Source information
Transfer RNA from Candidatus Acidiferrum sp., 77 nucleotides, folded computationally.
[in-house]
RNA sequence: GGGCGCGUAGCUCAACCGGUUAGAGCGCUGGACUCAUAAUCCAAUGGUUGAAGGUUCAAGUCCUUCCGCGCCCACCA
Numbered sequence: 001g002g003g004c005g006c007g008u009a010g011c012u013c014a015a016c017c018g019g020u021u022a023g024a025g026c027g028c029u030g031g032a033c034u035c036a037u038a039a040u041c042c043a044a045u046g047g048u049u050g051a052a053g054g055u056u057c058a059a060g061u062c063c064u065u066c067c068g069c070g071c072c073c074a075c076c077a
Base pairs, nucleotide, nucleotide: 001073002072003071004070005069006068007067010026011025012024013023019057027045029043030042031041032040050066051065052064053063054062
């Protein structure tokens, strides 16, 4: 340099052929239980969907550019 894939909550991941309040588990916080801790139970807490544009009545989803990560190929010293 060329090609492909990925980026969604603090973490791991969902979200159907684009369709109407973006969810789950874990975690964190408070409480119950216990002599205490863990486990368990209850409640609360979560988002500029990597960034900027575009298409559309409607974008996490489609298109373009950029950023970051990974894989493959090529090149160079």

Annotation
The coordinates come from a structure-prediction model, not an experiment, and the mean pLDDT is 81. RNAcentral records the identical sequence in 2 taxa. Its Rfam family is "tRNA". About the family: Transfer RNA (tRNA) molecules are approximately 80 nucleotides in length. By type it is a transfer RNA.